[in-house]
């Protein structure tokens, strides 16, 4: 320099052109309990950045940024 491939709640993952972005965990509240822990409820919280295409885009196409991985 070239080519793959990947960026989703705080962190960890899954998803698919059109439903309310899903689990798991954390983080608060309540229930239980003499009190913690576990456990069960109910809650907050997320699609790297820009364009395009599409009636609709987190999903497809371009480009950036950044990580990983080959090749030189």
């Nucleotide at each position: 320099g070239c080519g793959u491939u990947g960026a989703u709640g705080g962190u960890g993952u899954a998803g698919c052109g059109g439903u309310u972005c899903g689990c798991a965990u954390a983080c608060a509240a309540c229930u239980c309990u003499u009190c913690c822990a576990a456990a069960g409820u109910u809650g907050u919280g997320a699609u790297c950045c820009g364009g395009g295409u599409u009636c609709g885009a987190c999903u497809c196409c371009c480009g950036g940024u950044c990580g990983a991985c080959g090749c030189a």
About this RNA
This is a predicted structure of a 72-nucleotide RNA (transfer RNA) from Paecilomyces lecythidis. The organism belongs to Paecilomyces, within Eukaryota. The prediction has a mean pLDDT of 80.